Notes
Predicted 3D model of RNase P RNA and transfer RNA as a complex of 463 nucleotides. Rfam match: Bacterial RNase P class A. Rfam's curators write: Ribonuclease P (RNase P) is a ubiquitous endoribonuclease, found in archaea, bacteria and eukarya as well as chloroplasts and mitochondria. By type it is a ribozyme.

């Protein structure tokens, strides 16, 4: 200087508050007189996090749908293990990065099929001849000949383009070349050994099977019904709808100054055997649903701590101990004092020196905050401590 | 609390089966006009919200994060 893992998240005191729980006291209310509920007060004890966050995954729980199966769609994808499950964790393999400790990886299939590879370049996938090289064999012309020129043709070694050019390097070989032949490396197949496996190592065979890309469609394997505590259950007001029953000329309007009382007016429709029946309207009572509201769900749970056994670990088993927020516009706080941490300055002190200590003064002390609960991932975070390693 | 959607030029929007990002309005310059508007010609202007990954190559595909908008009692 760096890498990995773990822990903490200021402390003490005073004053004033906030939210649950338990006990006590019990104003008051209800009562079938047995009891039940319970305001205010008093006492005790408790009260945010490593991420409570983002809502990115997975579950518990609840309701809806559903005989069962499939398609579509979405997600995941090396191997083994853990786990309720998971874009989770542990260990390993392979690939990449780093001198190293160590870190990162959506890491199946491209010789199933379809499509793509801009620009540049001759050619971008049934490969290709622009420059270059050769022109042996064959043809034409020149030449006595050696040979030269041109053509047909051969060639992927060299140049150039590109992200990528059809195994790489070397030797042989050839007209020039080329896995054309050979050695090594890579690749494919067969087989042996090690390993549960991914895979690794060896031997033999093959002259290369054909590029990239699947976080393109797709194929293969596995998984997934939908919605979410504002889920959902129970109790249940006023008003307005709904239903059932009873009553039927009362109610209603006007006048007598007002109340009581009295008087006057209006007093529905259909049908009829004129007794009534049906409907509307009005009054009263009851029933039922939803809403306001209340309450349950609701915090004991895949819980936390300690010990021990198994395991390399994640983790699992056993034993013992503990109870630790549950509010619902939403509490867990505010102020003051002292002491801390970090940081800037600094009289002064120590030391040969690099430097170290430092009264005192100032600044700063993070990210953030439960809202049904749990397991993960990701992101934010002043500063400090511990352990291991390069 | 739960569930969805969108970020591209100064503004409003295209482009997203991957190949050096466009349109209209606005702005600037010139022409036209006595001058202005309108019209015509040309030009400027982009961290594609930020970061990372896959890929030869990302506005586009994937992950993460920020901001804004909407719905559910």
């Nucleotide at each position: 200087g760096g890498c990995c893992g773990g822990a903490c998240a200021g402390g003490c005191g005073g004053u004033c508050g906030c939210c649950g729980c338990u006990c006590u006291c019990g104003a008051c209310g209800c009562u079938u007189c047995g009891g039940c509920g319970g305001a205010a007060g008093g006492a005790g004890g408790g009260g945010a996090g490593g991420a409570a966050a983002g809502u990115c995954c997975g579950g518990a729980c609840u309701c809806c749908c559903g005989c069962g199966g499939g398609c579509a769609g979405c997600g995941u994808g090396c191997c083994g293990g853990a786990g309720a499950a998971a874009u989770u964790c542990c260990g390993g393999u392979c690939g990449g990065g780093g001198c190293a400790a160590c870190c990162c990886g959506a890491a199946g299939g491209a010789a199933a099929g379809u499509g793509g590879c801009a620009c540049a370049g001759a050619a971008a996938a049934c490969a290709c001849a622009c420059c270059g090289c050769c022109g042996a064999c064959g043809c034409g012309c020149c030449g006595c000949a050696a040979g030269g020129c041109g053509c047909a043709g051969g060639u992927a070694a060299g140049g150039g383009u590109g992200a990528a050019a059809a195994g790489g390097u070397g030797c042989g070989g050839u007209a020039a070349g080329a896995g054309c032949g050979c050695a090594c490396c890579g690749c494919g197949g067969u087989u042996c050994c090690g390993g549960c496996a991914a895979c690794g190592g060896g031997a033999c065979c093959g002259g290369c099977a054909g590029g990239c890309g699947a976080a393109a469609c797709c194929c293969c394997a596995c998984g997934c019904g939908g919605a979410g505590c504002a889920a959902g259950g129970c109790c249940a007001a006023a008003u307005a709808g709904g239903g059932u029953g009873a009553c039927g000329g009362a109610a209603g309007g006007g006048g007598c100054g007002c109340c009581c009382g009295c008087c006057c007016c209006c007093g529905c429709g259909g049908u009829u055997u004129c007794g009534g029946c049906c409907g509307a309207c009005g009054u009263c009572a009851c029933c039922g649903g939803g809403u306001c509201g209340g309450u349950c769900g609701c915090u004991c749970g895949a819980g936390c701590c300690c010990g021990u056994u198994c395991g390399a670990a994640a983790g699992a088993g056993c034993g013992g101990g503990c109870c630790u927020g549950g509010a619902g516009g939403a509490a867990u706080g505010a102020c003051c004092g002292c002491c801390g941490g970090c940081u800037g300055g600094a009289a002064g002190g120590c030391g040969c020196g690099a430097g170290c200590c430092g009264a005192c003064c100032g600044g700063u002390u993070a990210c953030a905050g439960a809202a049904u609960c749990c397991g993960g991932c990701u992101u934010a975070u002043c500063g400090u401590c511990c352990g291991g390693c390069c | 609390g739960c569930c969805g959607g969108a970020g591209u030029a100064g503004c409003u929007c295209a482009g997203c089966u991957g190949g050096u990002a466009g349109a209209g309005c606005a702005g600037c310059u010139g022409a036209u006009u006595u001058g202005u508007a309108a019209u015509c010609a040309g030009c400027u202007g982009g961290u594609c919200g930020g970061g990372g990954g896959u890929u030869c190559g990302a506005u586009u595909c994937c992950c993460u994060u920020c901001u804004c908008c909407g719905g559910c009692u």